[in-house]
RNA sequence: AGAGUUUGAUCAUGGCUCAGGAUGAACGCUGGCGGCGUGGAUAAGGCAUGCAAGUCGAACGGUCUAGUAUGCUUGCAUACUAGAUAGUGGCAGACGAGUUAGUAAUACCCUAGUACUUACCCCAAAGUUGGGCAUAACUAAUCGAAGGAUUAGCUAAUACCCAAUGGUCUCGAAAGAGUAAAGCUCCGGUGCUUUGGGAGAGGCUUAGGUCCUAUCAGCUUGUUGGUGAGGUAAUGGCUCACCAAGGCUAUGACGGGUAGGGGGUGUGAGAGCACGGCCCCCAACGAUGGCACUGAGACACGGGCCAUACACCUACGGGUGGCAGCAGUCAAGAACCUUGGACAAUGGACGAAAGUCUGAUCCAGCGACGCCGCGUGCAGGAAGAAGUCCUUCGGGAUGUAAACUGCUUUUCACCGGGAAGAACUCUGACGGUACCGGUGGAAUAAGGGGCCGCUAACCUCGUGCCAGCAGCGGCGGUAAUACGAGGGCCCCGAGCGUUAUCCGGAAUUACUGGGCGUAAAGCGCGCGUAGUCGGCCUAGAUAGUCUGAUGUUAAAUCUCAGGGCUUAACCCUGAGACCGCAUCGGAAACGUUUAGGCUAGAGCGAGUAAGAGGUAGGCGGAACGUGCAGUGUAGCGGUGAAAUGCAUUGAUAUUGCACGGAACACCAAAAGCGAAGGCAGCCUACUGGUACUUUGCUGACGAUCAGGUGCGAAAGCGUGGGGAUCAAAAAGGAUUAGAUACCCUUGUAGUCCACGCCCUAAACUAUGCAGACUUGCUAUUGGGAGCAUCGACCCUCCCGGUGGCUAAGCUAACGCGUUAAGUCUGCCGCCUGGGAAGUACGGCCGCAAGGCUAAAACUCAAAUGAAUAGGCGGGAGCUCGCACAAGCGGUGGAUCAUGUGGUUCAAUUCGAUACUAAGCGAGGAACCUCACCAGGGCUUGAAACCCUAAUGACAGCCCUCCGAAAGGAAGGCCUUCUCACAAGGACAUUAGGGCAGGUGCUGCAUGGUUGUCGUCAGUUCGUUCCGUGAGGAGUUUCCUUAAGUGGAUAAACGAGCGCAACCCUUAUCGUGCGUUAUACGUGUCGUACGAGACUGCCUCGGUAACGGGGAGGAAGGCGAGGAUGACGUCAAAUCAGCAUGGCCCUUUGAUGCCCUGGGCUACACACAUGAUACAAUGGCUAAUACAAUGGGUCGCUAAGCCGCGAGGCGGAGCUAAUCCCAUCAAAGUUGGCCCCAGUUCGGAUUGGAGUCUGCAACUUGACUCCAUGAAGCCGGAAUCGCUAGUAAUCGCAGAUCAGAACGCUGCGGUGAAUACGUUCUCGAGCUUUGCACUCACCGCCCGUCACGUCAAGGAAGCCGGUAAUACCCGAAGUCCCUUUUCGAAGGGCCUACGGUAGGAUCGGUGACAGGGACGAAGUCGUAACAAGG
Repeated sequence: AGAGUUUGAUCAUGGCUCAGGAUGAACGCUGGCGGCGUGGAUAAGGCAUGCAAGUCGAACGGUCUAGUAUGCUUGCAUACUAGAUAGUGGCAGACGAGUUAGUAAUACCCUAGUACUUACCCCAAAGUUGGGCAUAACUAAUCGAAGGAUUAGCUAAUACCCAAUGGUCUCGAAAGAGUAAAGCUCCGGUGCUUUGGGAGAGGCUUAGGUCCUAUCAGCUUGUUGGUGAGGUAAUGGCUCACCAAGGCUAUGACGGGUAGGGGGUGUGAGAGCACGGCCCCCAACGAUGGCACUGAGACACGGGCCAUACACCUACGGGUGGCAGCAGUCAAGAACCUUGGACAAUGGACGAAAGUCUGAUCCAGCGACGCCGCGUGCAGGAAGAAGUCCUUCGGGAUGUAAACUGCUUUUCACCGGGAAGAACUCUGACGGUACCGGUGGAAUAAGGGGCCGCUAACCUCGUGCCAGCAGCGGCGGUAAUACGAGGGCCCCGAGCGUUAUCCGGAAUUACUGGGCGUAAAGCGCGCGUAGUCGGCCUAGAUAGUCUGAUGUUAAAUCUCAGGGCUUAACCCUGAGACCGCAUCGGAAACGUUUAGGCUAGAGCGAGUAAGAGGUAGGCGGAACGUGCAGUGUAGCGGUGAAAUGCAUUGAUAUUGCACGGAACACCAAAAGCGAAGGCAGCCUACUGGUACUUUGCUGACGAUCAGGUGCGAAAGCGUGGGGAUCAAAAAGGAUUAGAUACCCUUGUAGUCCACGCCCUAAACUAUGCAGACUUGCUAUUGGGAGCAUCGACCCUCCCGGUGGCUAAGCUAACGCGUUAAGUCUGCCGCCUGGGAAGUACGGCCGCAAGGCUAAAACUCAAAUGAAUAGGCGGGAGCUCGCACAAGCGGUGGAUCAUGUGGUUCAAUUCGAUACUAAGCGAGGAACCUCACCAGGGCUUGAAACCCUAAUGACAGCCCUCCGAAAGGAAGGCCUUCUCACAAGGACAUUAGGGCAGGUGCUGCAUGGUUGUCGUCAGUUCGUUCCGUGAGGAGUUUCCUUAAGUGGAUAAACGAGCGCAACCCUUAUCGUGCGUUAUACGUGUCGUACGAGACUGCCUCGGUAACGGGGAGGAAGGCGAGGAUGACGUCAAAUCAGCAUGGCCCUUUGAUGCCCUGGGCUACACACAUGAUACAAUGGCUAAUACAAUGGGUCGCUAAGCCGCGAGGCGGAGCUAAUCCCAUCAAAGUUGGCCCCAGUUCGGAUUGGAGUCUGCAACUUGACUCCAUGAAGCCGGAAUCGCUAGUAAUCGCAGAUCAGAACGCUGCGGUGAAUACGUUCUCGAGCUUUGCACUCACCGCCCGUCACGUCAAGGAAGCCGGUAAUACCCGAAGUCCCUUUUCGAAGGGCCUACGGUAGGAUCGGUGACAGGGACGAAGUCGUAACAAGG
């Protein structure tokens, strides 16, 4: 100090989340020791038991015990001494200890004060005289269960009372009046009374400070003040009588909620924010409420009275109690300790003292609750054991880690010694503790969390959107570093994680230190009150400000320095700080204030001017509608097209007249006016504001404004008018799947006027008002000045307004830019993630509609702004393509072939599926192929490598049985090499072991290959420049091209992959050679090399690139064709061509291997690609002409002969320019027939007979001959190919192949038509524009409905809490009155509790109804995003 997360990427805005620190904590796992701290935060809930406040015999009388002495009736009396003590009396009990319920100010903090009091203590002065009446204890009697009580009698005092005296006491002006005491004694003292002073303590008053809420705006009757009285220690409405009517409040009264306050604590750089446990100070409280008494002090925690609730005892009559003291217990809770020791120390009460009491305190115990310290060993020890994990199988990791060797003893155990703490004679709970010495032995001692990013740390296996993880982003759907486990590693360590809470990060409430054009955010606009801020000069004052001193700001805490515990935590000493307040003194610049002055702000005056500024009245023309009349005839109107509608009862059209209401064309503009809303024909009246010129007047009179008040488009509401047009609602007609819409025909409120309401708008410049300052150019509008002119225009300048473009600057960018969103000042308003929601509840306003004010629960991790690249658009521009158009021929209809879907089947193996699957993989399924099905078999296997063992040659040949074959069983011949004996090698079989095998899965794990966009012209890089950045420029623009081809321009300059060229074929020519061809010459043929074409030449246009035309030439502007396919796209295709990761199957029913047979050829149907046709441009027949590419020895096969033919016999020649296929061909040409018919077209189908290949043509081959002779007469919607040697048409060859093409790949023959052109369809390229798309329009996305879950609001009611009000009742008690036997009794005022009543307010619950949020794959539509149709 930051980081993650919105996006395809970027910058910004903005929220969410994380890393840090902290805690009186809790929970999970784990746990060795010590020191110092700390520990009921919840139920101020209830409490058993014990203890926590007593003490004094030197105040008093008794009583008891012990002792001594005396007397004597030897167990009594008296006296004395010592001790104990119930009672009287004194002091204490108001402190100490606990808790935080209440309390928002009678509290607390800080400051200042005085109308006051003060036991014990200190100082000073004076006094302490004389009397008296009782009473407890005790005795006797009595009552009661108990607590306890009553009666009679005796007695003392430092208890109580009377009298005296008295002063520096009190009252009073004075005179005068009034008021006190207590003794005890060891004789030293110590008490007592009065007065004054002090110290410390307290009461009261006081300025300031002290949480949230305005959805709490008015509160108050002892209330505010006065006079008098009472009361108090004392002031005071503290109380009462009377009088007055005040007092508080937007600087927040009153009400509601929450809360003890402070020193301080945590965090933070600080400012702040949050908190107030332990310790210290203050307050309040003591079961709840009320009350007084005593006392110096209380309205009293362990005192009293009463009431209430609760609990206990009871003999039922009545009593007793108060742990928020220390322990402890129950309850509730996530959760918090021992019914310990001691008064040794410190302190407190009493006492003269000894001393007693002290759960204050000092110690111990329990809890890792926190902080701090220590340990669980140290050194050596392998190129590195075992185990485990990983592996590319070589190795690597755990790892010097262990083992092992040596050493040490903190800790631990045992033994021994042993404190300080006591100042102060005695006295030590802690404690045989701390500490010290000795002995023993590595011995007694390590875990938790994490390892995808943030965030340090990675591999394997399992799992397969399952199980699970998760703080945020997000992981998991078969190769998960994110789940679970193992190994390894990282962090911390007697702890480690989690949860909760606070601060920080968060400048995310912004004082320090934010914003408001578009991200959330400027009130719709004026006027104006409080408030805030305020021009120049002079003098004075000074509560702001600055400065010095003094007092205070308790201690502890904090910081620094030093010191003490072995160190640290902890503790001690000193200094500082404690940022504040008060008093006194000083200063006078600024601020304030007083006085005086000024004119630059503001206002007034004078002159001039412009204007749809406002209100009222009047007038005008055009258009429109209606009525009447005329002319006139069949339609009008309306639309994309129609229809509804109007019209022969005469429309529309046209002419004339009349009436009506509303709005004002042209002028007209970026124009003008107004605060905004808004304002437009013309004239008149009234009226508001503004600008300029002048510098006459006032003299700061100003700026902004919370509340307040006024205005405020349209729509809407009320009353009354008016009603031409237009037109919500409504009706009809269309459109449509529907059409409660868009379009059309009608049409009512309304639109208009008057008056009264409403008060909202994208009320927008999405930009509050006022002032100052900061470059310019330009247009326009109002006024003025200068120059000039007869006057004006033009030109220059000044002031005011309205616009455009820019500098600096600002901005996230877009943009703004003297009319600021720049630089500053003043004031106001507003914002703080999205949704829920501008909603609910409450309040105010309104006739209503509704408006203003304005949340929360819940939910999401985003929502948003600007800009960027792409993609897309039923956006735009330019351009191209057999894309359309113009043509030619087809497909779609028929039959057949082939492929596919579907269906069927035991199986019909698999793959390919828009373009880019479908005569595709397959360039050739009868067996084989073969992957499918049925059945029969084999299991180290059909083929490969290695090891072990046994046997033996194996192979080859022959042969028997079973069998469909595979296979199984058996036999015969033969019998290898080195060596000849073992033994060994090669080889084979069998058995066993490693392993094989798989057309099994995953093309979404892959390689390789391929398709498509597309032979489209694109796609990038380096340097540089621009931009915060993503990115852009380059590659855009203009011209040109087939082309990102080239040129010009230009912040670009170059380059790569593509284009082109290089390569092949072909057209012309030359040269060399020539097997072959030919009878020879020869070259038309073959082959090799070369020439040729480059816009080179001419002309025109053009800056150029280039384009148009022409010449020459075989060929002309890329001559034609081929090969060649950029970056990339489609998770496109292929695991079945091959290769390959992972997974799966394989010891007996294999997904492997072999075999036989079947299937891939099925067939109601649908689609795709073809073949043949439908005929006369034809068919048949006879004759006849002209090719090219290819192939051939397991082959092509000639001649000749046979067969109608397929073919057969035959065998020459040929390893090929030689021979053969192959006469090489068909269309063509020349004759003849057919004569428009289902035909002499067409050939499907079927019957018969054959040929060939092949083990084998049944399922299921091709071909031949004879016979048969189907559909079909040019094909609906729709759709395909082709731009020249092309389409169309004709045949030939080849691959595959035993055989089996209508397919495919090639070859040549004949050989057209058309292109105006780019509006439209499809596709593509470039530029631009919009976008809420980026999985990219096959996108995104909205609302109802249906289902489920959740929270909140409403609701007839029902239930409860709180604080008041009115009335009733009225305990105890103070006070007052009466009475009294002086004990008391009666009455009154006030009052707690309780009761009744009506309201207020806050909660809980509630049938039901409505909305909201959320929820992988529900329904209906298509609203928004592109001109979103």
Predicted 3D model of a 1429-nucleotide RNA (small-subunit ribosomal RNA) from an uncultured organism. The prediction has a mean pLDDT of 84. RNAcentral holds the sequence, with entries from ENA, Greengenes and SILVA. Rfam family: Bacterial small subunit ribosomal RNA. Gene Ontology terms of the family: structural constituent of ribosome and ribosome.